The prediction has a mean pLDDT of 88. c-di-GMP-I riboswitch aptamer from a Gammaproteobacteria bacterium, 85 nucleotides, folded computationally. The RNAcentral record of the sequence draws on Ribocentre. The source organism's lineage runs through Bacteria, Pseudomonadati, Pseudomonadota and Gammaproteobacteria. It matches the Rfam family "c-di-GMP-I riboswitch aptamer". Its family is annotated with cyclic-di-GMP binding in the Gene Ontology.
RNA sequence: UGCAGUAAUGGGCAAAACCGUCGAAAGGCGGUGACGCAAAGCUACCGGUCUAAGGGCGAGUGCCUAGGACAGCGGGGUUGCCUGC
Numbered sequence: 001u002g003c004a005g006u007a008a009u010g011g012g013c014a015a016a017a018c019c020g021u022c023g024a025a026a027g028g029c030g031g032u033g034a035c036g037c038a039a040a041g042c043u044a045c046c047g048g049u050c051u052a053a054g055g056g057c058g059a060g061u062g063c064c065u066a067g068g069a070c071a072g073c074g075g076g077g078u079u080g081c082c083u084g085c
Stems, first nucleotide, its partner, number of pairs: 002085004012037002017032006035072001041078003045075003048070003054065004
């Protein structure tokens, strides 16, 4: 450096739910908590998903729309621990 992750060391992250908080919402953040994770570190570049405040259409409760979100949906990019080859 490349490939692999059966077992192990030392550790790491933390789903749901509940509480608080920010937000129009999706969702974020903090706490409690562990379903899981070898990148469940980072990144909206591609596909996908969620929301629709504002805007547009319609008048009808509705429909469309991302400059809002999801990296724990898949892929790509990028950084990195341990062990083995």